[in-house]
This record gives sequence, structure tokens and C1' cells, in this order.
RNA sequence: CUCGAUAAGGGCAAACCGGUCGAAAGGCCGGGGCGCAAAGCCAUGGGCCGACGACCGUCGGUCGCCAGGCUGCCGAAA
Repeated sequence: CUCGAUAAGGGCAAACCGGUCGAAAGGCCGGGGCGCAAAGCCAUGGGCCGACGACCGUCGGUCGCCAGGCUGCCGAAA
């Protein structure tokens, strides 16, 4: 450095519920845990979702859809 253990210390937090912002998708806060070795960050490519007005397109969203980029705890086996 790759890699990822019935390791250690921890971390995050799905659905759902309450509050709140938003036209919506969805976001944020609290509760809650389905899960996650990057479920940390980035909207760059693709996908999907919403709005505009059917196409094109534009605007918005999703990083816990995939790929990619940046960073990171620990140290078994290989």
C1' cells in the first nucleotide's frame, strides 16, 4: 500500500412517527434502527425522482442506485 477479522475503540442511521422548510422530489431537527468498513465528502458521467409544457431542453433532488474523484479509524490472516 492492497485487504477486511466472531478483534478493539467507536461511528453513521433505513423504514416509520413527530416537528419544520419546500410547488414537489426531497432536505433539516428529534425519536427510532433496516443495515453500512467509508452509509465520510464531492452532483463529474450514467440511472432514477420532481417541476416547467408533449419532445428537446432547463431548473431542482438522490452520494444508503452504479461508476469515478478526495479524505479517514484499527491492524488479524493473506
This is a predicted structure of a 78-nucleotide RNA (c-di-GMP-I-GGC riboswitch aptamer) from a Planctomycetota bacterium. NCBI's taxonomy places the organism under Bacteria, Pseudomonadati, Planctomycetota. The prediction has a mean pLDDT of 90.